[in-house]
The RNA shown here (small-subunit ribosomal RNA) has 1477 nucleotides and comes from an uncultured prokaryote.
Its Rfam family is "Bacterial small subunit ribosomal RNA". Gene Ontology terms of the family: structural constituent of ribosome and ribosome.
């Protein structure tokens, strides 16, 4: 875009077309081909009138129906695609090789005779169908006779014709037709029906010749697949004679030759009617072949001829056979693929309708009859096309739906409502309008005739015919009435919400939705686009340049044959000539109609239909051109190719021939080893190895020379010599003279591995065996080790046979190396320089490329020529063929599956790839964990509960900076239901103290005391606040962190993350951000197609080291005076405190580096190169953590998942682990004496002197909202003393007792004191943590939370160290830069077996079906020939028969049918191989 279409839902009307695409299945019933009385004889009946002897007879029906002889028609028309791949179809020729009813024209003729026969009677068989026998009859039926020709045969034979005779005109013998009917007149005759005869007309009829229409054969040329069909053919191919036909021919017989066909695709398989046209496409093309229309074939399968102008015949005959149908079982009938209709089959295709009125056939002289052709209705939204289902106002933007941010907004001027038209339906009434033209009477004319008769033509007028149809159309009152629906709404693709639902239901051309927020499923609103349909589904075209003629491709995507010879074949050099086959130009016939297009023209418009014009791109034919291809004659020398000269090469083939070095083996010298390996061991060796040292043997293969050099077509060739031998290359007189390329089939070469025969065997080495390796090692590694490796013949015939680049010749910028040969200058010579042919490289313009690259050795420009490719995987596999000794080559598929598969090239991530680099990453050190108790936090186990969360680093002394109740979320029990709180409303009491009883308590009853503020008509009213209802709603620590916001961890304070503008790239992207230095740092700096810019990094902040100001209380005290004591006067210098400032910047110097950044020293300076530490944390990852902090979308509970309350629980404990604290002691414990901080906190507080108790504590209560009072002693230290290496004067668990504090309350479950008790533990496997300086490592101290309870946590101070060689590991990261088949990004991708399920396909012992082809057989009908038997009316007869015809019987051909052997080509099959999901 279409359609002969089906399906779903959904349907008002109207024209105009279209309908069985499948079972060429099987049919019941009815029509579909019959007409003619003007060819012929023959002839009913019902009924009616009339007589009547009542028995009949006549008449009229009626020369009618029905039948039969005879003619013509049946061979048109209709159907329908089974067969057919073919002269079947198109298309343009022949026919000198033919026919032709009826039409049509010319001219002749149409003479006289015969004998049957049906019907019909009559006699018989059969159920029937149907037949037999006798007899009677006619003809336009039959049959002889005359006569005839331009007809036919034969002989002869002009002209014709490019030529051919198979012979046209013409001559001659010979043959060889016919039928009357009807009608007017005259005339004769008659039974009075009619008959003869003559003229005339009309129509037959016979013979001949024309025409137009129809056919029949014959030819080129044209249109399908398969080659996994390669050879076909005996009437086969020609011939040459005969028979047949309308005719040509092997058509079809005898013989005689052996031919034909075939890669330009025969033969054989499979498909298929083919054409005008149809769809579709710009166009070439591709698909199709319904309707119409030309042809062809078939008509139950299958074979046959009869008649006839014509058929081998769709409503014809025989015969076979298959099915159905009647049958008296003896026998018959019968073909819808005509038009209607049944079954059936299917997705799925109409009425068993009117009419011959028109149109067009048949018949007839003609009315006529016949005609399911055809005209027309019916049914079907199956198509195309019209016209419609209203039109106008109409806003309270009505109701009602749906959505909402609740406002609202949409539906929607849509509805209602008013006012209006009346296409269209229906109703009534008109309509015989159009479609009619012709046809048959009557008159007039013409013609023919003797004729006014007939008969015929033509005109005018008059009669008659309509199936559609009472249709169209037109008018008609009323009356918006009776007339809309499909699909679809992620993207493509116009057009979005809501609910449901929850990877289920389903959706789905492709991409894909769907696992609780689904614009994609289902609904519903809305919305989009078509419209009487709108979707699906199929199918063809197109998009598809994806079969490429127009109009692709082959280095890496799929594709170059491993290489070369060479046959067909396809291309080909310059010239000059001719012809004209191909080109090309003009004419000319044909290309049928319809249909496509234009241009008018009729239906109201369109569809439709009509008229004209163009077109049909083909073909033939005539004339003409000569560039170009061609082709034929001739020339040339530029391609090829010979000659001569000459030199380079691991070019091949055979012989010969050399050294070095492994193995062996002999002998000798020697003595414990040797070999191997990461390390080992198997193995050699005391029977003397290995090592040396002669000698011998034997296979192999050639070091160095050797070079990205040479040579070869490739495969491939390397020691020296010598023969035989091919190829290129230089250089040059000179010969041919296009002899060229390129190759489909074809033939040859051809690594390794392997095969077969025979040799060979040093060394190496599959399989094999031993060690080792290891989880296992049928492997890497080691020790043997056989085939093989070698060499003669003979095979295979594949490789990443790679440059993934077929062959050949033109053309198209350079440089540089290199090998060959040559020529110039120069030189004494070699080189050097510059050139010229050949070759081999490397880079590289310009063009090419998807991009990588390629690029005079092209992957450029353009030519010729093979060759292969067309998603991916099945498969280079199955089956067949060939070819192989065998492995197995070569040719080479479909089912069936997927939506990709691949390429090149970016980005990234990653790598047991590479380079830089850093970081307590490792190293070097110092002290710990894992071992012990303990306290803590997990896990897991238990429970009525042991609430929840957290899960490698980044959960586990974590949320929790405090679980005895409370908290508290978790159990158990007891309550409560607008609720423990929060707003609104109604009633009542003011609030608001208080006591009883009950109870585990919440709570629940009874009570008491007490009325305030505002305003106020004095009734009341309001505000706070308490109790009751009510019922909107409250409430959830209930789900969901994967729906979120917010704030966190973590990669990491690592040094990156990026833009914008340019500029390269098709692009993705890239550059910048790479690169040389430098740095903590993408820090800087030089370079550079980049140039700038943010976000980080650094710097500002803030503690902290020095100093200077400024100000001294509550802080200091140098000096002064004073005290017990900075305690007081004084004083603010000094420490201090807290406020502004200074200071450090690589600023100087030296050296280094690029005269850069920057590094290394140094000086000055409290401090030196980011001083020191702290806050700050980039794009971003982990769907990381939290809905139990708050916030919040959706769900979910609602007399409970909410809420109060008691009492348990989160504190259990066979066990694991984390993080910790004490210790295992002497650098220590203990006791005594003594010294120095600092950050902090304090009113429900911190609490001093001073007392009291061993102690925890207790009384006390000065002072302090604090540089003032207090916590408040610091401890490690330091002196002494003791302990002397023990489970101990260590260790301090555990336990009993006694007690003291908080708090309602220490039992489940608090800290603390005292006495007593005194466990583990002697320094901790395997592994693993922290730490680089005021750090580790030690020592106390404060602090939040807190009543009370700190081994945690966050702070603060004292003492106060060892060590880095380094960057090879190990972890993490960073930049470059490579490989990649990852991208969810290596915890990635993903091979193969085996298990299980399905699916289709190959093998198969075989069963079984279909086609077919060959042999024999049988041989129905039929033509043909024969026919001696049988039987015969026309004709001849000499009457005796002949001639002729028929038939029976035989022959050839032959369908069908049997056997037999093949062959294709399916179905199916136990097992069995692969292969797919």
């Nucleotide at each position: 875009a279409a359609c002969g279409a089906a399906c779903g839902c959904u349907g008002g009307c109207g024209g105009c077309a279209u309908g069985c695409c499948u079972a060429a299945u099987a049919c019941a019933u009815g029509c579909a081909a019959g007409u003619c009385g003007a060819a012929c004889g023959a002839g009913a009946a019902a009924g009616u009138c009339a007589c009547u002897u009542c028995g009949g007879u006549g008449g009229c029906g009626a020369g009618u129906a029905g039948a039969g002889u005879g003619g013509c028609g049946c061979a048109c028309g209709g159907g329908u695609g089974a067969g057919u791949a073919a002269c079947a179809c198109g298309u343009a020729g022949g026919u000198g090789a033919c026919c032709u009813g009826c039409c049509u024209a010319u001219a002749a003729g149409u003479u006289g005779g015969g004998g049957a026969u049906a019907a019909c009677a009559g006699a018989g068989a059969g159920a029937a169908a149907u037949u037999u026998c006798u007899g009677c009859u006619a003809a336009u039926a039959c049959c002889g006779a005359a006569u005839a020709a331009g007809c036919u045969a034969u002989a002869c034979a002009a002209a014709u014709u490019u030529g051919a005779a198979u012979g046209u005109a013409g001559u001659a013998u010979a043959g060889g037709a016919a039928a009357g009917a009807c009608c007017g007149c005259a005339u004769c005759u008659u039974u009075c029906g009619g008959g003869g005869u003559g003229c005339a007309g009309u129509u037959g009829c016979u013979g001949a010749u024309u025409g137009a229409g129809g056919g029949g054969c014959c030819u080129g040329c044209g249109g399908g697949c398969c080659a996994u069909u390669a050879g076909c053919u005996u009437g086969u191919u020609g011939g040459u004679g005969a028979g047949g036909u309308a005719a040509c021919g092997g058509c079809u017989c005898a013989c005689c030759a052996a031919g034909g066909c075939a890669a330009c695709g025969a033969u054989g398989g499979c498909u298929a009617g083919c054409c005008g046209g149809u769809u579709u496409g710009a166009g070439a093309g591709a698909a199709c072949g319904a309707u119409c229309g030309g042809c062809c074939a078939c008509a139950c399968u299958g074979g046959a001829a009869c008649u006839g102008a014509g058929a081998c015949a769709c409503g014809g005959u025989c015969c076979a056979g298959a099915c159905u149908c009647c049958u008296a079982c003896g026998g018959g009938a019968g073909g819808c693929a005509g038009c209607a209709g049944u079954a059936g089959g299917g997705a799925a295709u109409a009425u068993u309708g009117c009419g011959c009125a028109a149109u067009g056939g048949g018949g007839g002289a003609a009315a006529c009859c016949c005609u399911g052709a055809c005209g027309c209705a019916g049914c079907a939204a199956u198509g195309c096309c019209g016209a419609g289902u209203g039109a106008g106002u109409g806003a309270g933007g009505a109701a009602g739906g749906c959505c909402u941010u609740a406002g609202g907004g949409u539906u929607g001027u849509a509805a209602a409502a008013c006012u209006c038209u009346g296409u269209c339906a229906g109703u009534g009434g008109g309509g015989a309008a159009a479609a009619a033209c012709g046809g048959u009477g009557c008159u007039a004319a013409g013609u023919u005739u003797a004729a006014g008769a007939g008969a015929u033509u033509c005109a005018a007028g008059g009669u008659u015919u309509g199936a559609u149809g009472g249709u169209a159309c037109c008018u008609u009152a009323g009356a918006a009435g009776a007339a809309a629906g499909c699909a679809c709404c992620g993207g493509c693709u116009a057009a979005c919400u809501u609910c449901g639902u929850g990877c289920c239901a389903g959706c789905a051309g492709c991409c894909g939705c769907g696992g609780u927020a689904a614009u994609a499923c289902g609904a519903a609103g809305g919305g989009u686009g078509c419209a009487a349909g709108c979707g699906u589904u199929g199918u063809u075209c197109g998009g598809a340049u994806u079969u490429a003629c127009u109009g692709g491709g082959c280095g890496u995507a799929a594709a170059g044959a491993g290489c070369g010879c060479g046959u067909a074949g396809g291309c080909g050099g310059a010239u000059u000539a001719a012809a004209a086959a191909g080109u090309c130009a003009g004419g000319u016939g044909u290309g049928a109609a319809a249909u496509c297009u234009c241009g008018g023209g009729g239906c109201c418009u369109a569809a439709c239909c009509c008229c004209g014009a163009a077109a049909c791109u083909g073909c033939g034919c005539c004339u003409g051109a000569a560039a170009c291809u061609u082709u034929u004659a001739g020339u040339c020398u530029a391609g090829a190719a010979u000659c001569u000269c000459g030199g380079a090469g691991a070019g091949g083939g055979a012989a010969g021939g050399g050294g070095a070095a492994u193995u062996u083996c002999a002998c000798a010298u020697g003595u414990a080893g040797g070999g191997g390996u990461a390390a080992a061991a198997u193995c050699c060796g005391u029977a003397g190895a290995g090592a040396u040292g002669u000698g011998a043997a034997g296979g192999a293969a050639c070091g160095u020379u050797c070079g990205a050099g040479g040579c070869g077509a490739a495969a491939g060739c390397g020691c020296c010599u010598u023969c035989c031998u091919g190829g290129a290359c230089g250089a040059g007189u000179a010969u041919u003279g296009a002899c060229g390329c390129u190759g489909a089939g074809g033939c040859g070469c051809g690594a390794a591995a392997g095969c077969g025969u025979g040799g060979g065997g040093a060394g190496c080495a599959a399989a094999c065996a031993g060690g080792a390796u290891u989880a296992g090692a049928u492997a890497c590694c080691c020790u043997g080790g056989u085939a093989g490796u070698c060499c003669a013949c003979g095979c295979c015939g594949u490789a990443a046979a790679c440059g993934a680049u077929g062959a050949g010749a033109a053309c198209u910028a350079g440089a540089c190396a290199u090998c060959g040969c040559g020529g110039g200058u120069a030189u004494u010579g070699a080189c050097c320089c510059c050139u010229g042919c050949g070759g081999u490289g490397u880079c590289g313009a310009a063009g090419c490329u998807a991009a990588c690259g390629c690029a005079u050795u092209a992957a450029g420009u353009a030519c010729u020529c093979c060759g292969c490719c067309u998603g991916g995987g099945g498969a280079g596999u199955a089956c067949g063929g060939u070819c192989g000794c065998a492995a197995g080559a070569c040719u080479a598929a479909a089912a069936c599956u997927c939506a990709a598969a691949g390429g090149a090239a970016u980005u990234g991530a990653c790598g047991g790839g590479g380079g830089c680099c850093c970081g307590c990453a490792c190293a070097a050190g110092c002290g710990g964990u894992g071992g012990a108790u303990c306290a803590u936090g997990u896990g897991g186990u238990u429970u009525a509960a042991u609430u929840c969360g957290a899960a490698g680093c980044a959960a586990c002394g974590c949320g929790c900076a405090a679980a005895a109740c409370c908290u508290u979320a978790c159990c158990u029990g007891g309550g409560c239901u607008u609720g423990a709180a929060a707003u609104c409303c109604c009633g009542a009491g003011a609030a608001u103290c208080u006591g009883a009883u009950a109870g585990a308590g919440g709570u629940a009853u009874c009570g008491g005391a007490g009325u305030g503020c505002c305003c106020u008509u004095c009734g009341g009213g309001g505000a706070a606040u308490u109790c009751g209802g009510u019922g909107a709603c409250a409430g959830g620590c209930g789900c969901u962190g994967c729906a979120u916001g917010g704030c966190u961890g973590u990669c990491g304070u690592c040094a990156g993350c990026u833009c914008g503008u340019g500029u390269u790239g098709u692009g993705a992207a890239a550059u910048g951000u790479u690169g040389g230095g430098u740095u903590a740092a993408g820090u800087c700096u030089c370079g550079c197609a980049a140039c700038g810019a943010g976000c980080g990094c650094a710097a500002c902040c803030c503690c902290u080291a020095u100093c200077u100001u400024u100000a001294g209380u509550u802080g200091c005290c140098a000096g002064c005076a004073u005290u017990a004591a900075g305690u007081u006067g004084g004083g603010c210098a000094c420490u201090c405190u807290a406020g502004a400032g200074a200071g450090a910047c690589u600023g100087c110097c030296u050296g280094g580096g690029c005269u850069a950044a920057c590094c290394a020293g140094g000086a000055g300076g409290a401090a030196g190169g980011u001083g020191g530490g702290g806050a700050u944390g980039a794009c971003g990852u982990c769907a990381a953590g939290u809905c139990c902090u708050c916030a919040u979308g959706g769900c979910c509970c609602u007399u409970a998942u909410g809420u109060c309350c008691a009492g348990g629980g989160c504190u259990a404990c066979a066990c694991a682990c984390g993080u910790g604290a004490u210790a295992c002691a002497a650098u220590g414990g203990c006791a005594a004496g003594u010294a120095c901080a600092a950050u902090g906190g304090g009113a429900u507080g911190c609490g001093a002197a001073c007392u009291c108790g061993c102690g925890a504590g207790g009384g006390g209560g000065a002072g302090c909202a604090a540089a003032c009072c207090u916590c408040a002693a610091a401890a490690a230290g330091c002196u002494u003393g003791u302990c002397u290496c023990a489970g101990u004067c260590c260790g301090g668990a555990u336990u009993g007792g006694a007690g003291u504090c908080u708090g309602c309350a220490a039992c489940u479950c608090g800290a603390c004191u005292c006495c007593a008790u005194g466990a583990a533990g002697u320094u901790g496997g395997a592994a693993u943590c922290g730490c680089u300086a005021g750090u580790a490592a030690u020592c106390g101290u404060g602090g939040a939370u807190c009543a009370g309870c700190a081994c945690g946590c966050c702070a603060c101070g004292g003492u106060g160290a060892a060590u880095a060689c380094g960057u090879u590991c190990u972890c993490g990261g960073g930049c470059c830069u490579u490989g990649u088949a990852c991208a969810c990004a290596c915890c990635g991708c993903c091979c193969g077996u085996c298990a299980c399920a399905c699916c289709a396909u190959g093998g198969g012992a075989g069963u079984u079906g279909a086609c077919u082809u060959u042999a024999c057989u049988u041989g129905a009908a039929g033509c043909c020939g024969u026919g001696a038997c049988c039987c015969u009316a026309a004709c001849c007869u000499u009457c005796g028969g002949g001639a002729g015809g028929g038939g029976a019987g035989c022959g050839u051909c032959u369908a069908u049918g049997g056997u037999g052997a093949g062959g294709u080509c399916g179905a199916u099959g136990a097992c069995u191989g692969g292969g797919g999901u």